[in-house]
Model confidence (mean pLDDT): 75 of 100. This is a predicted structure of a 99-nucleotide RNA (TPP riboswitch aptamer (THI element)) from Massilia violaceinigra.
RNA sequence: GACAUUCGCUAGGGGUCCUGGAAUUUACUUUCCGGGUGAGAGAUACCCUCCGUACCUGAUCUGGAUAAUGCCAGCGAAGGAAAGCGCAAAGUAGUCCCC
Numbered sequence: 001g002a003c004a005u006u007c008g009c010u011a012g013g014g015g016u017c018c019u020g021g022a023a024u025u026u027a028c029u030u031u032c033c034g035g036g037u038g039a040g041a042g043a044u045a046c047c048c049u050c051c052g053u054a055c056c057u058g059a060u061c062u063g064g065a066u067a068a069u070g071c072c073a074g075c076g077a078a079g080g081a082a083a084g085c086g087c088a089a090a091g092u093a094g095u096c097c098c099c
Base pairs, nucleotide, nucleotide: 001096002095003094007086008085009084010083011049012048013047014046016043017036018035019034020033021032022031023030055080056079057078061074062073063072064071087091
């Protein structure tokens, strides 16, 4: 210098998978301790609410990787998806470039 982001109140929406061991059970199940990804893998949490990259559907989808998986990418400018208010105009905080 450029770009992007943000605070408070109230309300609402959303996901919870893969895996090793132990205990329990006839079995199903349930509980506990770990490992993987992630903001979050049941939390007074986390993320998202139309400027919608929360999340759902297609999908028992396609390609790649992995111990395995909704792990990564594609699909995707797809089809759906939950909002109003307030102020002192400040809050938050990162990426890239130049000196």